[in-house]
RNA sequence: CUCUUAUCCAGAGAGGCGGAGGGACUGGCCCUAUGAUGCCCGGCAACCCUAGUGAUUUAUUACUAGAAGGUGCCAAUUCCUGUAGAGACUGAUAGUCUCUAGCAGAUAAGAG
Numbered sequence: 001c002u003c004u005u006a007u008c009c010a011g012a013g014a015g016g017c018g019g020a021g022g023g024a025c026u027g028g029c030c031c032u033a034u035g036a037u038g039c040c041c042g043g044c045a046a047c048c049c050u051a052g053u054g055a056u057u058u059a060u061u062a063c064u065a066g067a068a069g070g071u072g073c074c075a076a077u078u079c080c081u082g083u084a085g086a087g088a089c090u091g092a093u094a095g096u097c098u099c100u101a102g103c104a105g106a107u108a109a110g111a112g
Stems, first nucleotide, its partner, number of pairs: 001112008013041001015040003021031003025082001027080002042074003047070002049066008078104001083101007
């Protein structure tokens, strides 16, 4: 980097360092010297993991508990949006709103 599967409306500090940018991309809209991004500490969660119980196609699966270890995460739903379809409002082929699917992205586990 590519592929497969799963998840993405919950949760997480009034700490220290440090100094200007940040929220992937588009268009918006935001955060930020009342100090951003980043690093450290701290925390959240439970994908991998650990223990137990049950089921069956006997190596898979469901549930419960845990958190030592490997990751991850800690503004706003993945901040909203970008393609297609459906519905509602409106005089309207324009506009606004809602829903469904998809694209893109992120993370985990596995494969190449």
Molecule: SAM riboswitch aptamer (S box leader)
Organism: Shimazuella alba